[in-house]
């Protein structure tokens, strides 16, 4: 440096739920809490999914400039071990 993640070691993150705040909603922040995670670190670039305020159409539907990286992929950075 490359590939890789069996066994460790040092650690790290934090699902559901609860409280509270933001938001039209999806969802997000903070605190508690751990289902799990070898990138469950970072980036909304591609796909996929969710919501539908405003807008359009006027039954009720359509619709992303909104959202989800713990949905998949891409890019990028990193600890330790093995080869």
């Nucleotide at each position: 440096a490359g590939u890789u993640g069996a066994u460790a070691a040092a650690g790290g993150c934090a699902a559901a739920c609860u409280a509270u705040c933001c938001g039209a909603a999806a969802g997000g922040g903070u605190a508690g809490g751990a289902c799990g995670c070898a990138a469950a670190g970072c980036c909304a670039u591609g796909g996929a999914u969710c919501u539908a305020a405003a807008g359009c159409u006027c039954u009720a539907g359509c619709c992303a400039g909104g959202a989800u990286u713990g949905c998949c992929a891409u890019g990028u950075u990193g600890c330790c071990g093995a080869c």